[in-house]
The RNA shown here (c-di-GMP-I riboswitch aptamer) has 87 nucleotides and comes from Sedimentibacter hydroxybenzoicus DSM 7310. Lineage of the source: Bacteria > Bacillati > Bacillota > Sedimentibacter > Sedimentibacter hydroxybenzoicus.
């Protein structure tokens, strides 16, 4: 440096749920807590999924439908970086 279908090593992260906060919502942050994860590290390049404040259309004026500029990296692919073991 590369590869791996690796690990009885050292460790790392943290689902659901609870509390508080932000937020129109989806969801996010912190603390607790562990379902799991060999990248469950980083960043939205592409796609998928979720939400619809704002906008548009319809309208029986109640609402309904469409739409990310919002969210998801623990949805998939791709990109970048990193630890251990073996060859």
């Nucleotide at each position: 440096a590369a590869u791996a279908u690796u690990u009885u090593u050292a460790g790392g992260c943290a689902a659901a749920c609870u509390u508080c906060u932000c937020c129109a919502a989806a969801g996010a942050g912190a603390a607790g807590g562990a379902c799991g994860c060999a990248a469950a590290g980083c960043a939205u390049g592409a796609a998928g999924u979720c939400u619809a404040a704002g906008g548009a259309a319809u309208g029986u004026u109640a609402a309904u439908u469409c739409u990310a500029u919002g969210a998801u990296g623990g949805u998939u692919c791709g990109g970048c970086c990193g630890c251990u073991u073996a060859u």